Context: one part of a larger RNA
RNA sequence: CCCGGGCUAGGGAACUUGGCAAAUUGGCCCUAUAACUUCGGGAGAAGGGGUACCUGCGGAUUUGGGGAUUUACCCUGGAUCCGCAGGUCGCAGUGACUAGGGGGUCCUGACUGUUUAAUAAAAACAUAGGUCCCCGCUAGCCCGAAAGGGUGUGUACGGGGGCCGAAUCCUGGCCACUGGCGGUCCGUGAAACCGGGGUUCAACCCGGCGAAGCGCCGCUGAAGGCCGGGGGUAACUCUGACCCUCUUAAGGUAGCCAAAUGCCUUGCCGGGUAAGUUCCGGCGCGCAUGAAGGGAUCAACGAGGGCCCCACUGUCCCAGCCCGGGUCCCC
Numbered sequence: 001c002c003c004g005g006g007c008u009a010g011g012g013a014a015c016u017u018g019g020c021a022a023a024u025u026g027g028c029c030c031u032a033u034a035a036c037u038u039c040g041g042g043a044g045a046a047g048g049g050g051u052a053c054c055u056g057c058g059g060a061u062u063u064g065g066g067g068a069u070u071u072a073c074c075c076u077g078g079a080u081c082c083g084c085a086g087g088u089c090g091c092a093g094u095g096a097c098u099a100g101g102g103g104g105u106c107c108u109g110a111c112u113g114u115u116u117a118a119u120a121a122a123a124a125c126a127u128a129g130g131u132c133c134c135c136g137c138u139a140g141c142c143c144g145a146a147a148g149g150g151u152g153u154g155u156a157c158g159g160g161g162g163c164c165g166a167a168u169c170c171u172g173g174c175c176a177c178u179g180g181c182g183g184u185c186c187g188u189g190a191a192a193c194c195g196g197g198g199u200u201c202a203a204c205c206c207g208g209c210g211a212a213g214c215g216c217c218g219c220u221g222a223a224g225g226c227c228g229g230g231g232g233u234a235a236c237u238c239u240g241a242c243c244c245u246c247u248u249a250a251g252g253u254a255g256c257c258a259a260a261u262g263c264c265u266u267g268c269c270g271g272g273u274a275a276g277u278u279c280c281g282g283c284g285c286g287c288a289u290g291a292a293g294g295g296a297u298c299a300a301c302g303a304g305g306g307c308c309c310c311a312c313u314g315u316c317c318c319a320g321c322c323c324g325g326g327u328c329c330c331c
Stems, first nucleotide, its partner, number of pairs: 001326008010317002014315001019312001027051005036041001038166001052088016089093001101310007108302002113125002129164007140151004168296003172227003177224002179220005186215003193208005228246005255289001256286001267283005
């Protein structure tokens, strides 16, 4: 010096990306427990007290012996347990072992669950639940050139597919483009077929007829998607309910926000600190938020992420000592 372990005055996170690691707490009994809440929970919340042994008294359960007025009563032994009181010892009584640190607040995912066998356990996947699409069974979807098979011992309260992801409150506008579905006088539209030309034939050429599709006309967003700019205006100023104008298919509604989303940015104001690029609460023409690629909120839950406080500590100030093993040296 390395690995494992024990103790440490005073301070107590000053360490560090970060309390990582360690320490604290710990069992059982009694007591006492807040906000919030989907009324289940939150709860072992938090916090406080007790815990050994001896003696005495009281009680409970059980098992023997004896007696009686023989279901439960009395006397007397054993075993187990509980309560109260007095006493005894130590620094310390769940004396060793075993054995939660706690609280507050945000983000995120509802939850239990699942996952990268061997660097990731997560806010990823799944999930109940919501919604949309296909399908009436010789179906739809899937495997298979086919035969055949699966779904299916099934039949719409069923099966298949997509998206979202508990509950609660909600889910705005646009069908111009792309897609899907429907319609259709008409236009376009291959071969075949019919007619004509081609030396009475063939190739070939022209015309007619005309399917799907497309054009055309509609519908459709929990389909792919999209959801503006400039100027002026109120008798202090500022702001702009209001007005004008360009333009679009329609110009982002309810909500929410410097957010896991804000470039500028350590935005500005407030809080916490003596001091806070993080954190919490506000603000919002938001570079580039926004409603099932869901929006917002949310009790409970989480080996998820951020911040704060209490307790605690060798993480640190700042290092010391001890034990075991190794490295190392000698034989």
Molecule: large-subunit ribosomal RNA, domain IV
Organism: Ignisphaera sp.